[in-house]
RNA sequence: CGAGCUCGCCGGGCGGCCGCGUUGGGGGUUAGCCCCCACCGAGGAAAGUCCGGGCUCCACAGAGCAGGGUGGUGGGUAACACCCACCCGGGGUGACCCGCGGGACAGUGCCACAGAAAGCAAACCGCCCGCCGCCGUUCUUCGCGGUGGCGGGUAAGGGUGAAACGGCGGUGUAAGAGACCACCAGCGCCCGUGGUGACACGGGCGGCUAGGCAAACCCCACCCGGAGCAAGGCCAUGCAGGAAGCGCCCGAGGGCUGCUCGCCCGAGCUUCCGGGUAGGCCGCUUGAGACCCACGGCAACGUGGGCCCUAGAGGGAUGGCCGCCCUCGACAGAACCCGGCUUACAGGCGGGCUCGUCCG
Numbered sequence: 001c002g003a004g005c006u007c008g009c010c011g012g013g014c015g016g017c018c019g020c021g022u023u024g025g026g027g028g029u030u031a032g033c034c035c036c037c038a039c040c041g042a043g044g045a046a047a048g049u050c051c052g053g054g055c056u057c058c059a060c061a062g063a064g065c066a067g068g069g070u071g072g073u074g075g076g077u078a079a080c081a082c083c084c085a086c087c088c089g090g091g092g093u094g095a096c097c098c099g100c101g102g103g104a105c106a107g108u109g110c111c112a113c114a115g116a117a118a119g120c121a122a123a124c125c126g127c128c129c130g131c132c133g134c135c136g137u138u139c140u141u142c143g144c145g146g147u148g149g150c151g152g153g154u155a156a157g158g159g160u161g162a163a164a165c166g167g168c169g170g171u172g173u174a175a176g177a178g179a180c181c182a183c184c185a186g187c188g189c190c191c192g193u194g195g196u197g198a199c200a201c202g203g204g205c206g207g208c209u210a211g212g213c214a215a216a217c218c219c220c221a222c223c224c225g226g227a228g229c230a231a232g233g234c235c236a237u238g239c240a241g242g243a244a245g246c247g248c249c250c251g252a253g254g255g256c257u258g259c260u261c262g263c264c265c266g267a268g269c270u271u272c273c274g275g276g277u278a279g280g281c282c283g284c285u286u287g288a289g290a291c292c293c294a295c296g297g298c299a300a301c302g303u304g305g306g307c308c309c310u311a312g313a314g315g316g317a318u319g320g321c322c323g324c325c326c327u328c329g330a331c332a333g334a335a336c337c338c339g340g341c342u343u344a345c346a347g348g349c350g351g352g353c354u355c356g357u358c359c360g
């Protein structure tokens, strides 16, 4: 200099004028409300609502079943399907990236197309043997060569496929075959060393070889009560009852929230017709909080100290104009709150690292 990898951050700036919302102060008004001043006023994703929690209610005895979730190991966390570190497998020259990464000798099932055959066997071509024909060679038989049919052997070779019962060489054989042998790969068991562990490395033995799919059922281990801020609580306002069915301790119905057992409450419950209200307040934002420093830890993160208060609406506020500057500005907007994941995004900044070329 070129080409990349990775981590983190920003998301137009300054000034003026006008406007909007909450809160606080002051003033006016009979009340609704109006005016003035001050502070504050969207995001890295506020989004999708996909996970995990807080919070609230269900009177929180419980047990079992069903259902759902997670799935290498060790940590982090309030918790997680998240994060960090490591292991294993795959990709890349490399920095680094990707993995829904327990079990396929518990059982069941599936493996499209192609192919003879897809799980326990299997013979399409080929190779080999036997028998019977035909043709050639030969005087004839035998033999040899070619060819056809039938019966059998064979998984070496071809061919199909994502995948075909280890690889290569030799022995052996009619031809072949882990049938046997050496080496290698893989599997199982045992031992040693290192590591908290997943696992790695080394040695020995064994039978010789075992296909894939669990995001198919299933098995194993661990975890999970339900509903959600229209949760839930308080105040105010208004009304009119009627009919049918079931039931009042031989008990309807309800709760433990899918079901069963079991326990508890229990005099009302269900459907239809008719009538009434549909206003206000709380929950509501101080929180697993932000920033800075120190210490512990490889890191995620934790501990301690300092400092700050930073939207809270309920027809739902955060916008418009002007001036200057720049790289000319993307995706998009809270609605109970947090931690994540995923998705969208013009452009810009910083740190670390790798490869190539040249120079020293």
Stems, first nucleotide, its partner, number of pairs: 001356010012325007020041002023038006043331001047342002050340005055228004062261004067224005072086005087101001088099004102219002107217002109213003124158002126154012166184002169181003185209001187206008232282004241273006253265004289308001291306006326329001

The RNA shown here (Bacterial RNase P class A) has 360 nucleotides and comes from a Bifidobacteriaceae bacterium.
Model confidence (mean pLDDT): 75 of 100.
The sequence is in RNAcentral, with records from ENA.
Taxonomically the source falls in Bifidobacteriaceae (Bacteria, Bacillati, Actinomycetes, Bifidobacteriales).